[in-house]
RNA sequence: UAUCUUUACGGGGAUGGAGUCCCCCUUGAACCGCAUGUAUUGCUGAUGACUCCUGCCUGACG
Numbered sequence: 001u002a003u004c005u006u007u008a009c010g011g012g013g014a015u016g017g018a019g020u021c022c023c024c025c026u027u028g029a030a031c032c033g034c035a036u037g038u039a040u041u042g043c044u045g046a047u048g049a050c051u052c053c054u055g056c057c058u059g060a061c062g
Base pairs, nucleotide, nucleotide: 010025011024012023013022016053017052018051019050020049021048033043034042035041036039
């Protein structure tokens, strides 16, 4: 790259990994943050929740 066969396996919850729990969706799906003066604007957080790790920010100590 081409051909043939199978449809195993699920997927998601505003930025990473793992475990547990909860919730949602069934592929034209769930999901893709908030606020406002709608702008070259502002704000929170690596979680849906908890724990741990990694990264980032702030403060203190050595």

The RNA shown here (Fluoride riboswitch aptamer (crcB RNA motif)) has 62 nucleotides and comes from Desulfovibrio sp. 6_1_46AFAA. RNAcentral records the identical sequence in 2 taxa. The source organism's lineage runs through Bacteria, Pseudomonadati, Thermodesulfobacteriota, Desulfovibrionaceae and Desulfovibrio. The RNAcentral record of the sequence draws on Rfam and Ribocentre.